């Protein structure tokens, strides 16, 4: 330099044919316990790497940039 892949909650991931973002872990509070842990219940969360475009509507499609990874030279 060229090609491909990835970027979504504090962390790990899901997200269907474009229709308005879900789960587990975590954290906090409560019940239980002499106490801690476990278990159970409740609460707490992100508008999707940045910008632009298409569309009634974008995490999803298009362009560009950024970061990381893999391959070829």
């Nucleotide at each position: 330099g060229c090609g491909c892949c990835u970027g979504u909650a504090g962390c790990u991931u899901a997200g269907u044919u474009g229709g308005u973002a879900a789960a587990g872990c975590g954290u906090u509070c409560g019940u239980c316990u002499u106490a801690u842990a476990c278990a159970c219940g409740a609460a707490u969360g992100a508008g999707c790497g940045g910008g632009g475009g298409u569309u009634c509507g974008a995490g999803u499609c298009c362009c560009u940039c950024c970061a990381g990874g893999c391959g070829c030279a």